A computed fold for a 71-nucleotide RNA from Chrysaora quinquecirrha, annotated as transfer RNA. Its Rfam family is "tRNA". The coordinates come from a structure-prediction model, not an experiment, and the mean pLDDT is 84.
[in-house]
RNA sequence: AGUAAAGUAGACUAAAGGAAAGUUACCAGACUCAUAAUCUGGGGAAGAAGGUUCAAUUCCUUCCUUUACAA
Numbered sequence: 001a002g003u004a005a006a007g008u009a010g011a012c013u014a015a016a017g018g019a020a021a022g023u024u025a026c027c028a029g030a031c032u033c034a035u036a037a038u039c040u041g042g043g044g045a046a047g048a049a050g051g052u053u054c055a056a057u058u059c060c061u062u063c064c065u066u067u068a069c070a071a
Stems, first nucleotide, its partner, number of pairs: 002069006010024004018054001026042005047063005
């Protein structure tokens, strides 16, 4: 160089055209002599650039990165 797949919050996963959810982590409060555990609340995200569409995480193209297969 070839074929295929995947990039969403610090980490791990959903949603599959009408607009971003959950777990964990983090922060604050409650509880406690204190810490942990537990409970309550809070903030943070679409790999990049284009195209289609009234509307794109979603569909299409190119590039970047990663993984798998074959050689």